[in-house]
Context: one part of a larger RNA
RNA sequence: GCCGGGGAGUUGACCUCAGUGGCAAGGUUAAGGGCCUCUGGUCCGGAGCCGAAGGGAAACCGAGUCCGAAUAGGGCGAAUGAGUCGCUGGGGACAGACCCGAAACCAGGUGAGCUACCCAUGGCCAGGGUGAAGCGAGGCUAACCCCUCGUGGAAGCCCGAACCAGUGUCAGUUGAAAAUGGCUUGGAUGAGCUGUGGGUCGGUGUGAAACGCUAAUCGGACCUGGAGAUAGCUGGUUCUCCCCGAAAUAGCUUUAGGGCUAGCCUCGGGUGGUGACUCGCGGAGGUAGAGCACUGAAUGGGCUAGGGGCGUUCAUAGCGCUACCAAACCCAAUCAAACUCCGAAUGCCGCGAGAUUCAAACCCGGGAGUCGGACUGUGGGGGAUAAGCUCCAUAGUCGAGAGGGAAACAGCCCAGACCGCCGGCUAAGGUCCCUAAAUCAGGCUAAGUGGUAAAGGAAGUGACUUCGCCCAAACAGCCAGGAGGUUGGCUUAGAAGCAGCCAUCCUUUAAACAACGAGUAACAUCGGACUGGUCGAGUGGAGUUGCGCCGAAGAUGUAACGGGGCUCAAGCCUGAUACCGAAGCCGCGGAUGUCUGAGUUUCUUCGGAGGCUCGGGCGUGGUAGGGGAGCGUUCGGCCAGGAGUGAAGCGGUACCGAAAGGAGCCGUGGACCGGGCCGAAGUGCGAAUCCCGGC
Numbered sequence: 001g002c003c004g005g006g007g008a009g010u011u012g013a014c015c016u017c018a019g020u021g022g023c024a025a026g027g028u029u030a031a032g033g034g035c036c037u038c039u040g041g042u043c044c045g046g047a048g049c050c051g052a053a054g055g056g057a058a059a060c061c062g063a064g065u066c067c068g069a070a071u072a073g074g075g076c077g078a079a080u081g082a083g084u085c086g087c088u089g090g091g092g093a094c095a096g097a098c099c100c101g102a103a104a105c106c107a108g109g110u111g112a113g114c115u116a117c118c119c120a121u122g123g124c125c126a127g128g129g130u131g132a133a134g135c136g137a138g139g140c141u142a143a144c145c146c147c148u149c150g151u152g153g154a155a156g157c158c159c160g161a162a163c164c165a166g167u168g169u170c171a172g173u174u175g176a177a178a179a180u181g182g183c184u185u186g187g188a189u190g191a192g193c194u195g196u197g198g199g200u201c202g203g204u205g206u207g208a209a210a211c212g213c214u215a216a217u218c219g220g221a222c223c224u225g226g227a228g229a230u231a232g233c234u235g236g237u238u239c240u241c242c243c244c245g246a247a248a249u250a251g252c253u254u255u256a257g258g259g260c261u262a263g264c265c266u267c268g269g270g271u272g273g274u275g276a277c278u279c280g281c282g283g284a285g286g287u288a289g290a291g292c293a294c295u296g297a298a299u300g301g302g303c304u305a306g307g308g309g310c311g312u313u314c315a316u317a318g319c320g321c322u323a324c325c326a327a328a329c330c331c332a333a334u335c336a337a338a339c340u341c342c343g344a345a346u347g348c349c350g351c352g353a354g355a356u357u358c359a360a361a362c363c364c365g366g367g368a369g370u371c372g373g374a375c376u377g378u379g380g381g382g383g384a385u386a387a388g389c390u391c392c393a394u395a396g397u398c399g400a401g402a403g404g405g406a407a408a409c410a411g412c413c414c415a416g417a418c419c420g421c422c423g424g425c426u427a428a429g430g431u432c433c434c435u436a437a438a439u440c441a442g443g444c445u446a447a448g449u450g451g452u453a454a455a456g457g458a459a460g461u462g463a464c465u466u467c468g469c470c471c472a473a474a475c476a477g478c479c480a481g482g483a484g485g486u487u488g489g490c491u492u493a494g495a496a497g498c499a500g501c502c503a504u505c506c507u508u509u510a511a512a513c514a515a516c517g518a519g520u521a522a523c524a525u526c527g528g529a530c531u532g533g534u535c536g537a538g539u540g541g542a543g544u545u546g547c548g549c550c551g552a553a554g555a556u557g558u559a560a561c562g563g564g565g566c567u568c569a570a571g572c573c574u575g576a577u578a579c580c581g582a583a584g585c586c587g588c589g590g591a592u593g594u595c596u597g598a599g600u601u602u603c604u605u606c607g608g609a610g611g612c613u614c615g616g617g618c619g620u621g622g623u624a625g626g627g628g629a630g631c632g633u634u635c636g637g638c639c640a641g642g643a644g645u646g647a648a649g650c651g652g653u654a655c656c657g658a659a660a661g662g663a664g665c666c667g668u669g670g671a672c673c674g675g676g677c678c679g680a681a682g683u684g685c686g687a688a689u690c691c692c693g694g695c
Stems, first nucleotide, its partner, number of pairs: 001695006011095002014092010026050003032044005054061002064076004098236002101233001105226006116200009125190001127159003130155001134151006163187003168183004202218001205213002211220001239630006249262005263370002265367007275358001277354007289342001290340002295336003299332004304326001306325002308322005373398010403414003418590004423586003429580003432564003438577001440575005450566001456550002460547010477534005483507003488502003513528001516527003591620013631684001633681007641673002649668005655662002
């Protein structure tokens, strides 16, 4: 890991509700007992309990009673009668209460054969080095001291085996080993190591002290018991089909991943059209927008207090000036969630109406689940007018929703799957190939734009508007002219159109600037304006708009159309007609729920309730969850059966049923077995790091 077997809402008594049955103003026995065919049946047993009367704290009174002075008023009652005892089922409370699971707490015991420390008694430490005291001798001294040599052999001394330890590193890490191996390292006569015997322990012991050690266990050992501790937590919870079908919100919560009540779901009973929607009428309201009348903010101007500055003055007085600041006021133009002279649309409330429209709504009672929501559109708050962000509101979808589209893709678009069909029509989205269906029409795009992005930039290109110039010849090109006074005056070293300042005239002209640019030291020179010629039809500017261009850098590999590939398109815009396309809709057949009509039948308290058949309307996605109907297993009762002419079990199989499931036949097997009705449950396994076994 797989297979097989085991494996989870039970039981007791109580409360409550429903179904069903008995009796009924009553219902019922408990303990105990008699009898019998004795796990039981039947009869006795009326103690007790519930109900038939309530009110009051009570005395007490009583269809009333209590408060009260009350014959007032009010509260609770009566008038308006249904209970009770079984059985079955739903739920609750108390019990382990659906099952498995702690970390822990307490009690009584067992442990110091591991380890910590202690006591007693034994054992062990190769070899080498250093050379303390003491002692001897010599020297020295008055003597001591002292010095030298020798002897001696001290030391938590030195080096280093055994032994003890465990420093660094490598290996090992389903190991050779539940702490080891290799190399290396520390101590090695000591606070040393070690044998044996003994002692101290869990609300402790021991501890050169780490919360270390106390038998691979230690912030409180282990074993058994209390014990099925508790677990608002995690996991698991076993056959089938049918009907309905949520919530992720509010309030409160030592509450926030838990609860309680409400909301939303379901089942039963009741009311009887009260509900939804649309229309009409009537309401409340201060949002969007707008506005500036209030409250504030804020720009320019006017006017003018006040202030600043300057002048005058001996003066801080007064007077005057002011391209400075500026209240109030006036004009113009603005802004606001906490501004409003105004003010919608929706939404909300009430009343009325509405067809053979839709189908709810409300009340009482039983049972729930839900309290982590997610994204998208819209209106907002927070944030950074960030987030697959967060918090509200509103609608939708997912959740609990399959199918088609979006390449793939819970929350987007289309559309809500009862079953079957090798039939048809459509939706979104599509119709060149992959790939079902158009190589349709008219424009646009040249960027593979399409098939990512901004400010900003550009004789890209299409459409439109407007203002100039133009056959009396425009625009562009080419040819020619572009002059004289004059080098204007000033300035300057110079200043000659062209450093700078001032002026910017006159003349000749077809035209020509006291010069627009380049250039020179200054001139010169080259262009320009302006004019003529040549040429011969358009040309120049501004604006609006469609589609494109640049702006444009990323990490494995084209990789920002799903791919191929696409250019009068297979891109974009507009238009038309076809077609494809889903579990949508239609057609045909079938099943089922519910409402309704008809027929038939059973029961009946004669009101009605139920069954069957045929037709019509509307339904039949579904998690939590509510309700309904069934299948199967084991055992028991009653009835009728099968089986050595072959039971159960097992293997095979083309049959039946909507499903759980049920037959028949063949083989195997070799002794029991199933059917109908009823009853009782150790009653259904794929999951629980489930338990046991096998492989």
A computed fold for a 695-nucleotide part of an RNA from Chloroflexi bacterium RBG_19FT_COMBO_62_14, annotated as large-subunit ribosomal RNA, domain II.
Its mean pLDDT, the model's own confidence on a scale to 100, is 87.
Lineage of the source: Bacteria > Bacillati > Chloroflexota.